[in-house]
About this RNA:
The part of an RNA shown here (small-subunit ribosomal RNA, 5' domain) has 519 nucleotides and comes from an uncultured bacterium. The coordinates come from a structure-prediction model, not an experiment, and the mean pLDDT is 84. Its Rfam family is "Bacterial small subunit ribosomal RNA". Gene Ontology terms of the family: structural constituent of ribosome and ribosome. The RNAcentral record of the full RNA draws on ENA, Greengenes and SILVA.
Context: one part of a larger RNA
RNA sequence: GGAUGAACGCUGGCGGCGUGCCUAACACAUGCAAGUCGAACGAAGCAUAAGGGAAGGAAGAUUCGUCUGACGGAACUUAUGACUGAGUGGCGGACGGGUGAGUAACGCGUGGGUAACCUGCCCCAUACCGGGGGAUAACAUUCAGAAAUGAGUGCUAAUACCGCAUAAGACCACAGUGCCGCAUGGCACAGGGGUCAAAACUCCGGUGGUAUGGGAUGGACCCGCGUCUGAUUAGGUAGUUGGCGGGGUAACGGCCCACCAAGCCGACGAUCAGUAGCCGACCUGAGAGGGUGACCGGCCACACUGGGACUGAGACACGGCCCAGACUCCUACGGGAGGCAGCAGUGGGGAAUAUUGCACAAUGGGGGAAACCCUGAUGCAGCGACGCCGCGUGAGUGAGGAAGUAUUUCGGUAUGUAAAGCUCUAUCAGCAGGGAAGAAAAUGACGGUACCUGACUAAGAAGCCCCGGCUAACUACGUGCCAGCAGCCGCGGUAAUACGUAGGGGGCAAGCGUUAUCC
Numbered sequence: 001g002g003a004u005g006a007a008c009g010c011u012g013g014c015g016g017c018g019u020g021c022c023u024a025a026c027a028c029a030u031g032c033a034a035g036u037c038g039a040a041c042g043a044a045g046c047a048u049a050a051g052g053g054a055a056g057g058a059a060g061a062u063u064c065g066u067c068u069g070a071c072g073g074a075a076c077u078u079a080u081g082a083c084u085g086a087g088u089g090g091c092g093g094a095c096g097g098g099u100g101a102g103u104a105a106c107g108c109g110u111g112g113g114u115a116a117c118c119u120g121c122c123c124c125a126u127a128c129c130g131g132g133g134g135a136u137a138a139c140a141u142u143c144a145g146a147a148a149u150g151a152g153u154g155c156u157a158a159u160a161c162c163g164c165a166u167a168a169g170a171c172c173a174c175a176g177u178g179c180c181g182c183a184u185g186g187c188a189c190a191g192g193g194g195u196c197a198a199a200a201c202u203c204c205g206g207u208g209g210u211a212u213g214g215g216a217u218g219g220a221c222c223c224g225c226g227u228c229u230g231a232u233u234a235g236g237u238a239g240u241u242g243g244c245g246g247g248g249u250a251a252c253g254g255c256c257c258a259c260c261a262a263g264c265c266g267a268c269g270a271u272c273a274g275u276a277g278c279c280g281a282c283c284u285g286a287g288a289g290g291g292u293g294a295c296c297g298g299c300c301a302c303a304c305u306g307g308g309a310c311u312g313a314g315a316c317a318c319g320g321c322c323c324a325g326a327c328u329c330c331u332a333c334g335g336g337a338g339g340c341a342g343c344a345g346u347g348g349g350g351a352a353u354a355u356u357g358c359a360c361a362a363u364g365g366g367g368g369a370a371a372c373c374c375u376g377a378u379g380c381a382g383c384g385a386c387g388c389c390g391c392g393u394g395a396g397u398g399a400g401g402a403a404g405u406a407u408u409u410c411g412g413u414a415u416g417u418a419a420a421g422c423u424c425u426a427u428c429a430g431c432a433g434g435g436a437a438g439a440a441a442a443u444g445a446c447g448g449u450a451c452c453u454g455a456c457u458a459a460g461a462a463g464c465c466c467c468g469g470c471u472a473a474c475u476a477c478g479u480g481c482c483a484g485c486a487g488c489c490g491c492g493g494u495a496a497u498a499c500g501u502a503g504g505g506g507g508c509a510a511g512c513g514u515u516a517u518c519c
Stems, first nucleotide, its partner, number of pairs: 001519004006515005013391006019384002021349001026347003030344003035091003040088002044084002046081006056071001059068003098302003107227008117219002122215007130164001132162002139154006169196004174191001176189005200207002228274003235265003240262004245257003277299004281292004304325005327338004355381001357380003363377001364375004394424004404415004428460001431454004438446001463508005468489003474503005484491002
């Protein structure tokens, strides 16, 4: 000198764009953050329409027993629905959002490999969608419980579940031919045997379903190289290293198991200990290098702590389940409920870090045929000079060089064209009028915002640090090794340009200094 997610002191006009718990991965009140589909399904409710016609009953008749009965419109049935909330079922809750505790590791970066692999939704192609069955929630009812919830009985539907048929095709074992490779091997063709499918809905346009092959996308595993400090850590290792056989997996593998052998790693630093998420990037520097890993993007890991699996194309699953533990809450003491490292917000910690805001209008995501619903992702607004950038606080003229102030050798000198005065201008702010783009027919949170126009007044808008040398900028008074200053050298003990105040001056400027850290 540059830089910062900064903090502190003094000061503070406006706007744009960014950015804002670096500390306690401390504990959390409250609200919201993942739902959706009635074009998969049954039942219920609601509304409307049609049918239906109960109770009541004007009026009339009457043999006083009763009868007819306008009106009235219940139960019930059917149909319709951009209707409603539960339930079965489907898809999505594995994305998006947060954090950096752990991890020195194939975790990350980079380059390869898989003849050892998987891939829902999407695209292309081929073939198909025949015929049956038994349940179960909802519902009704009974019971247990304070509750959370659970149990029994009875009924019912499906794109829920299960057989059967069919098999172009795939898979399995058997035996065969040809071609190829990089070792295990791979590909193609034909044979007979075994195994494997499906689901309907419809507004009739479609939307779906099954099998197989290919693609795309996403993932999984393996390998070379690189990846902090310590030797005042020198030996470490028994599933350890390898083999045979098996289990398991999408798949290879001590991944796991039985048996056999005795290996394997290490001064080219094993093991141990400490520290740490990694990278694109960011800061600095002419570069080489050094430092950092906030925001944004990629990967990884985690979700109160530890462990486990289930479902599923995908999880060992932040707002799913089970077990254990700590903590908090409810309880009828028998038992239950919870997890902000999502967005706001609270307490605490700290030098220190924001609103319990608006909207789904845009972009994107989930569901749906769609309308649409959901979305604290996102778009915006609020707060903070936290940072960068831009603008303003006026311009011209004006010498009696006014007054005041400081100083003085008392003549003057400085402040100083500075002010006043005169002539202008109106950026920003304020007032009034108009008023967008962002949206494609409609639909705009932002927002009457940006922007434009008009009138109006120099008015509402400057501070901070420094002035001994380094280093731009000097005098007076006070103080008297005191009070104090200080980055280094050093100032101060009676004439201090170094302390304090004033006048003047220098620098930067809505900031200026200080502290911390990096180059």